This is a predicted structure of a 73-nucleotide RNA (transfer RNA) from a Bacteroidota bacterium. It matches the Rfam family "tRNA". It is annotated as a transfer RNA. The RNAcentral record of the sequence draws on ENA. Its mean pLDDT, the model's own confidence on a scale to 100, is 82.

RNA sequence: ACGGGCGUAGCUCCAUUGGCAGAGCAGCGGUCUCCAAAACCGCAGGUUGCAAGUUCGAGUCUUGCCGCCCGUG
Repeated sequence: ACGGGCGUAGCUCCAUUGGCAGAGCAGCGGUCUCCAAAACCGCAGGUUGCAAGUUCGAGUCUUGCCGCCCGUG
């Protein structure tokens, strides 16, 4: 340099052929306990890498850029 893949919550990942952004773990609070752990209940946590485009509507489609991984030379 070229080809391919990935980028969503603190972490690991869902999200049907474009139509409400979610789960588990972690965090915080509560119940329980002599105290903790475990278990159970609840709460909070998002510029969907960045910027544009298409669309009534974009995490999803298109373009450019950035980062990471794999491959070719």